[in-house]
Context: one part of a larger RNA
RNA sequence: UUGGGUGUAAGGCAUUUGUAGGUAGCUUUUUAAGUCCAUCGUCAAAUCCUAGGGCUUAACCCUAGAAAGGCGGUGGAAACUGCCAAGCUGGAGUACGAUAGGGGCAGAGGGAAUUUUCAGUGGAGUGGUGAAAUGCGUAGAGAUCAAAAAGAACACCAAUAGCGAAAGCACUCUGUUGGGCUAACACUGACAUUGAGAGAUGAAAGCUAGGGGAGCGAAUAAGAUUAGAUACCCCAAUAGUCCUAGCCGUAAAUGAUGGAUACUAGGCACUAUGUGUAUUGAUCCAUGCAGUGUUGUAGCUAACACGUUAAGUAUCUUGCCUGAGGAGUAUGUUUGCAAGAAUGAAACUC
Numbered sequence: 001u002u003g004g005g006u007g008u009a010a011g012g013c014a015u016u017u018g019u020a021g022g023u024a025g026c027u028u029u030u031u032a033a034g035u036c037c038a039u040c041g042u043c044a045a046a047u048c049c050u051a052g053g054g055c056u057u058a059a060c061c062c063u064a065g066a067a068a069g070g071c072g073g074u075g076g077a078a079a080c081u082g083c084c085a086a087g088c089u090g091g092a093g094u095a096c097g098a099u100a101g102g103g104g105c106a107g108a109g110g111g112a113a114u115u116u117u118c119a120g121u122g123g124a125g126u127g128g129u130g131a132a133a134u135g136c137g138u139a140g141a142g143a144u145c146a147a148a149a150a151g152a153a154c155a156c157c158a159a160u161a162g163c164g165a166a167a168g169c170a171c172u173c174u175g176u177u178g179g180g181c182u183a184a185c186a187c188u189g190a191c192a193u194u195g196a197g198a199g200a201u202g203a204a205a206g207c208u209a210g211g212g213g214a215g216c217g218a219a220u221a222a223g224a225u226u227a228g229a230u231a232c233c234c235c236a237a238u239a240g241u242c243c244u245a246g247c248c249g250u251a252a253a254u255g256a257u258g259g260a261u262a263c264u265a266g267g268c269a270c271u272a273u274g275u276g277u278a279u280u281g282a283u284c285c286a287u288g289c290a291g292u293g294u295u296g297u298a299g300c301u302a303a304c305a306c307g308u309u310a311a312g313u314a315u316c317u318u319g320c321c322u323g324a325g326g327a328g329u330a331u332g333u334u335u336g337c338a339a340g341a342a343u344g345a346a347a348c349u350c
Stems, first nucleotide, its partner, number of pairs: 004321003007304002012318001014201004021194003025088004031082001033081002035077009049065006091191001092188003097182001099180001103177007110154001114150004120144002125136002162169002206247006215241002220236001223233001258317006266295006273288004278283001299306001323350003332343004
């Protein structure tokens, strides 16, 4: 490099926008670059192949010829790809009208619980465990009750449900804003798809600065358990968890399944919506479209399973894989405040 693969054996980038590049709807015209046909030249000889001949045969040698292919010239063909020009509406998009939603950001408000403070009642335990002890408590705890403060999270509804590119998103209200889906009629007229490099977003933990600190709680200390116990259990408790402004750029970032398009049996359930019909109405039935689940035919698969949301049948495009360890290590480079991240071998061993 070809080929073969990439759900679970090695292998899909965490997700997305998009440059170069690749690929690309329908109809007609031009051209002849690709493509195809014919012909000419050339590609030294030897070699290879075919036929014949010469050494007694063979190896070997001699003579003649051919094929395939490359490059260049000339003449032609015009279906396909490309180019030129014109058009079309089915892909894609725009406008107008509806619609569902924990989509994002900002602001305001709310109640339950917890802890603490303070006042009252009350008077000996409480707390915790397998059992205990450390702890708290006559300086009045725990319990109960009026008042106050603080921070964090939002029970039920809640779902196999919804939204978002993914990470993720849920008390209520307001403002603002992105996307989806959908109906009829218009408009643009291939404007599409994928995407090396690049940009943006990116849980938790961690870092910097300033706030905040109720509960929980790495580290730490004490009590137990134990042969020991740097643990599991228990009493405390710092960083952190929360907010603002930056950084980090990783996760079993999972559907372990890249994206786009088309085609290929059904059944059941749910969400949003259009149309038709029936109904006073909630709503039911039929059907179209978009999505979410489950079961399953053909097919596929090593099997498990997948199965119109494919891992089926095809086309386009991109990332990645190539025995196990050594090793995601060393070295160099880029990046970061650091922690680290990204790129990424070899010797050697089996």